[in-house]
RNA sequence: UGAGGCAGCCGCGUUAUCGCCAAGAUACCGAGGAAAGUCCGGGCUCCACGAAGCAAGGGUGGCGGGUAACGCCCGCCGGGCGUGCAUCUUCGGGUGCGCGUUUAGGGAAAGUGCCACAGAGAGUAUACCGCCGAUGGCGCCUAAAGCGCACAGGCAAGGGUGAAAGGGUGCGGCAAGAGCGCACCGGGGUUCUGGCAACAGGAUCCGCUUGGCAAACCCCACCCGGAGCAAGGCCAAAUAGGGGUCUCGCGCCUUCUUGAAAGGCAGGGGUGCUUCGCCCCGAGGAGACCCGGGUUGGCUGCUUGAGCGCGCGCAGCAAUGCGCCGCCUAGAUGAAUGGUUGCCGCCGCGCGGCAGGUCCCCGAGGAAACGAAGGGAUACCGCGUGUGGAAACAGAACCCGGCUUAUGAUGCU
RNA sequence: GGGCCUGUAGCUCAGUUGGUUAGAGCUGGCCGCUCAUAACGGCUAGGUCGCGGGUUCGAAUCCUGCCGGGCCCACCA
Numbered sequence: 001u002g003a004g005g006c007a008g009c010c011g012c013g014u015u016a017u018c019g020c021c022a023a024g025a026u027a028c029c030g031a032g033g034a035a036a037g038u039c040c041g042g043g044c045u046c047c048a049c050g051a052a053g054c055a056a057g058g059g060u061g062g063c064g065g066g067u068a069a070c071g072c073c074c075g076c077c078g079g080g081c082g083u084g085c086a087u088c089u090u091c092g093g094g095u096g097c098g099c100g101u102u103u104a105g106g107g108a109a110a111g112u113g114c115c116a117c118a119g120a121g122a123g124u125a126u127a128c129c130g131c132c133g134a135u136g137g138c139g140c141c142u143a144a145a146g147c148g149c150a151c152a153g154g155c156a157a158g159g160g161u162g163a164a165a166g167g168g169u170g171c172g173g174c175a176a177g178a179g180c181g182c183a184c185c186g187g188g189g190u191u192c193u194g195g196c197a198a199c200a201g202g203a204u205c206c207g208c209u210u211g212g213c214a215a216a217c218c219c220c221a222c223c224c225g226g227a228g229c230a231a232g233g234c235c236a237a238a239u240a241g242g243g244g245u246c247u248c249g250c251g252c253c254u255u256c257u258u259g260a261a262a263g264g265c266a267g268g269g270g271u272g273c274u275u276c277g278c279c280c281c282g283a284g285g286a287g288a289c290c291c292g293g294g295u296u297g298g299c300u301g302c303u304u305g306a307g308c309g310c311g312c313g314c315a316g317c318a319a320u321g322c323g324c325c326g327c328c329u330a331g332a333u334g335a336a337u338g339g340u341u342g343c344c345g346c347c348g349c350g351c352g353g354c355a356g357g358u359c360c361c362c363g364a365g366g367a368a369a370c371g372a373a374g375g376g377a378u379a380c381c382g383c384g385u386g387u388g389g390a391a392a393c394a395g396a397a398c399c400c401g402g403c404u405u406a407u408g409a410u411g412c413u
Numbered sequence: 414g415g416g417c418c419u420g421u422a423g424c425u426c427a428g429u430u431g432g433u434u435a436g437a438g439c440u441g442g443c444c445g446c447u448c449a450u451a452a453c454g455g456c457u458a459g460g461u462c463g464c465g466g467g468u469u470c471g472a473a474u475c476c477u478g479c480c481g482g483g484c485c486c487a488c489c490a
Base pairs, nucleotide, nucleotide: 004344005343006342007341008340009339010338012030013029015027016026017025018024032393036404037403039402040401041400042399043398044228045227046226047225049277050276051275052274053273054272057224058223059222060221061220062076063075064074065073066072077105078103079102080101081100082099083098084097085096086095087094088093106219107218111217112216113213114212115211128159129158130155131154132153135152136151137149138148139147140146167185168184169183170182171181172180186208187206188205189204190203191202192201193200194199232300233299234298235297242291243290244289245288246287247286248285251265252264253263254262255261267281268280269279270278293489294488295487307327308326309325311324312323313322314321315320346389347388348385349384350383351382352381353380357378358377359376360375361374365370414486415485416484417483418482419481420480423439424438425437426436432470441457442456443455444454445453463479464478465477466476467475
C1' cells in the first nucleotide's frame, strides 16, 4: 500500500410503501483502517451570560509555516549515530563536503537541591602513588666546585578511583611542571555580513575559574473555566411532592388599581478572589448534601458534514489552501452484514515464448584486459488447472481532526 | 458509552527529597521441645517490583506506550 471484485440464492437490521397495520410482502440502504486505547485537540449541550485583572492548578517548549484547534503535520536549523569522497596526519585519528537515519531540542554565571559506593580530592576542586628539590636546610669534603639526603618546600605531566577529576593535540619552556608562552582546534565577549527567524560565516579581543541532572524544585515565554449525549429538552406512568444536617435569609421607602401588584434603596446568590455590567431571590421560603420512595416507558438531541473523490486547474519545496466538476455514504438504542454457488483476480504448479537487461556454459580472436557467434536459465508475457491453496486484526452507539497500539497474504523502500 | 482508582513473595501490606544487596507479618520447608499433635523457640526458602521503551552514572520510585483488576453513573417526585 492493501483489507478481494461482480452476479445468483438463502438469512439478518433500520426506514418507506402495501396489507383487516396481525402474520407478512416489496423497494432502498447497511461497519473500519483501525470502529480499539480514551492519550491529545475541537464541534455540540448544560452550569443564565459577558468583560478586565490577580492567585492557585495543569499543559506545551529550537525556528518558520499549515490548520477550526492541537502535544498533530510540513519545511528548515542545531545535536547524536552510520557511511562515501576529498584532504591533512605523529597512522591513533582529525577536518571539510555529501548521503542515510535519529532526536521530549527553552534556561545550569537567577536561586535551592542531589551527585550513592569507590577515591587523596565531587563542586569556593584535590594531592594517595608519583615527579622535582632550581632556592633555603643537613651531610661528605680544609674550602670552592661537585655528590648525596628528601627536612622546608614546589608541581599537577603520568599512574590509580569513578558515570564524571575544571579545555584537547603538538612544539617550546622549566629543577620538575603548568595556557607559563606559541600554533591549530574548542569556548566566551564585542562587532560586521547573510537570513523573517532558529542559526551560519567573518573580523577582533579574552589564556579561558564557573562539570552533570530541570522526564528534581524552580525561572522564562505561551496556552487552558468545569462537566460530559447516561450532556441536555419534551411527554407519560408510578410513589410517601417524606425525613435529617448545613447555609442564606423574612429589611426600608414610594405609588394606587389594595394584590401572590409595580418601582426604588439596601441585602444575599450567581466557579477561588477583586471590579464592572447583567440576571435571579425573598416566608405560602430558597439552595446544597445525605437517607428513604417510585419507574426501568416513548419522542428528541441523531446524522449533509471543518463530508468524500488515484477528478481537473491554479498557488506552494511541502503540509495545505482556493476555484470548478462529480457523489451521498448506518442511525440502531443491547445493538443488524453472515453462509453458499459460479466467473474473474491473487498465490502455487505445469507447458510454451524471450527483442532488450542480468547470470551461467562454450568460446572465434587477443600478450593480457576483454570478448563476437551459439546454447541454457531468469524476472516478464501468454495458455492451462476443474476437488491445488490462502484470506488477518477486529466490529459503529453524538460527531469530527490527530496520535498510539493490533493486523495473514501481496507489493515497495 | 463516559469517568475515576489500583497492580510489590502463595496471601495481607511497608518501601519519598532516585543510591549500593527491596523488607515485615501470616503461610510453606527443616530442626528442637512432647509419648504424639498444637502452641512455642531456632534456622531457612520464596521477588521478571504487571509488561515494553526512555531520562539518568544509577529507576519499585521520574516520563511514556500497552496489559490486568476494581468502583461510580439513568429518569420522576